Description:
The part of an RNA shown here (small-subunit ribosomal RNA, 3' major domain) has 479 nucleotides and comes from an uncultured prokaryote.
Context: one part of a larger RNA
RNA sequence: UGACGGGGGCCCGCACAAGCGGUGGAGCAUGUGGUUUAAUUCGACGCAACGCGAAGAACCUUACCUGGGCUUGACAUCCCGAUCGUACCUUAUGGAAACACUAGGGUCAUUCGGGGAAAGAGGUGUUCAGGUGCUGCAUGGCUUUCGUCAGCUCGUGUCGUGAGAUGUUGGGUUAAGUCCCGCAACGAGCGCAACCCCUACUGAUAGUUGCCAGCGGUUCGGCCGGGCACUCCAGUGAGACUGCCGGUGUUAAACCGGAGGAAGGUGGGGAUGACGUCAAGUCCUCAUGGCCCUUAUGCCCAGGGCUACACACGUACUACAAUGGCGAUAACAAAGGGCAGCAAGACCGCGAGGUUAAGCCAAUCCCAAAAAUGUCGCCUCAGUUCAGAUUAGAGUCUGCAACUCGACUCUAUGAAGUUGGAAUCGCUAGUAAUCGCGGAUCAGCAGGCCGCGGUGAAUACGUUCCCGGGCCUUGUACA
Numbered sequence: 001u002g003a004c005g006g007g008g009g010c011c012c013g014c015a016c017a018a019g020c021g022g023u024g025g026a027g028c029a030u031g032u033g034g035u036u037u038a039a040u041u042c043g044a045c046g047c048a049a050c051g052c053g054a055a056g057a058a059c060c061u062u063a064c065c066u067g068g069g070c071u072u073g074a075c076a077u078c079c080c081g082a083u084c085g086u087a088c089c090u091u092a093u094g095g096a097a098a099c100a101c102u103a104g105g106g107u108c109a110u111u112c113g114g115g116g117a118a119a120g121a122g123g124u125g126u127u128c129a130g131g132u133g134c135u136g137c138a139u140g141g142c143u144u145u146c147g148u149c150a151g152c153u154c155g156u157g158u159c160g161u162g163a164g165a166u167g168u169u170g171g172g173u174u175a176a177g178u179c180c181c182g183c184a185a186c187g188a189g190c191g192c193a194a195c196c197c198c199u200a201c202u203g204a205u206a207g208u209u210g211c212c213a214g215c216g217g218u219u220c221g222g223c224c225g226g227g228c229a230c231u232c233c234a235g236u237g238a239g240a241c242u243g244c245c246g247g248u249g250u251u252a253a254a255c256c257g258g259a260g261g262a263a264g265g266u267g268g269g270g271a272u273g274a275c276g277u278c279a280a281g282u283c284c285u286c287a288u289g290g291c292c293c294u295u296a297u298g299c300c301c302a303g304g305g306c307u308a309c310a311c312a313c314g315u316a317c318u319a320c321a322a323u324g325g326c327g328a329u330a331a332c333a334a335a336g337g338g339c340a341g342c343a344a345g346a347c348c349g350c351g352a353g354g355u356u357a358a359g360c361c362a363a364u365c366c367c368a369a370a371a372a373u374g375u376c377g378c379c380u381c382a383g384u385u386c387a388g389a390u391u392a393g394a395g396u397c398u399g400c401a402a403c404u405c406g407a408c409u410c411u412a413u414g415a416a417g418u419u420g421g422a423a424u425c426g427c428u429a430g431u432a433a434u435c436g437c438g439g440a441u442c443a444g445c446a447g448g449c450c451g452c453g454g455u456g457a458a459u460a461c462g463u464u465c466c467c468g469g470g471c472c473u474u475g476u477a478c479a
Stems, first nucleotide, its partner, number of pairs: 001479002003476003007473007015463002019427005026318002029315005034309002042053002064304007073128001078125001079123002093098001130293002133291003139287002141282003146276001151190006157166003170181003196270004202237002205234001207232001210228001215225003241264001244258005320420001324379007336367003341360002345356004386417001391412007433455007
């Protein structure tokens, strides 16, 4: 000087408390451990591994296993050689990769008188390729965490023999090393804040969206004429600054209350992550040192596996019902996506879906039905008209192919489960809870993830305690 203390002081955070809803019990989904296996590929392990890499394992992916093949190789460069070719179809063998052979046809590239070059194919090998093989404790890059915590430092000066100190401490104040005052310090940098995006109010501008607002027509649909008033859209402005008033305060910074205002004291949300820490994570994104393999640890293919299942854990989903279930009926979103696509309508099917087919490269058409909700009716507290697992049968769709191993539909079946021990998690407002909608990946497959809106609470006395953190101070056999 740091770090640490079941030392002290001050302060903060859904840290506790006050509340609301969960997890832990059940079934199922998913990840992990374990076990099993020919293989169950690999990585990730307190917070900060475990719906994580994986924004999508039937084949492929795929790295694993079994079997069948290849050896300058699936891919690159050099050399040789030279237009022979290549691709498709047929035939033999095969599981395919592949290999053998024959015939026909067309395409591509250059020239077409000849030559050269390029491209593709073939051959050869002293070179080389290739490796998701090892080392993240050799590394780059990227990333997590402490933590959006308020800190981390420097120059000059001064003090100290020196390590160092001072500044950065002190008195107030703040979300903040934010600002003010004081001070052997005076300044400065990286952080904080602001500048950026979305959102909340609004002016003018602009109308192939919207509007009977006002007029006319109407097949009653903004449908048509017509119009940019309103809604909206999207570029540009305005607006909020403790600016104004009162009080407190040291005449300060600031705090408290008020006015006006759509909004009030960083308005709400996002992006933004200092010096560093964990030899944190990643050699399987990529790059890369070293080591290792080189007829194999490389490459191609078929099938299998990654989906196993006495069990244990994490994260979700669905429930256990009447604030409900079922049936009928009537409403109200936002944000997205769409040409190898989204598909209206009509017809067929109980349905998943099928057939046909307008429109739309989309503020124009489509996905698209929003659902919770309202109204009416049935159920009447039961393992039930709760719950839906499991199983059987019959199907649909995608795809070369759903046996291992897809999703969905219909009929039948109708398990556990009556609110969950110890323990433990999230959340302070348009939040929690609850309800549906969309997107990425994607042929198909979403209970996951990332977004969107609808309905919409309770509670916070307070900082004694638990956890984490900041500043000052004190002790130390620690560095």
The coordinates come from a structure-prediction model, not an experiment, and the mean pLDDT is 82.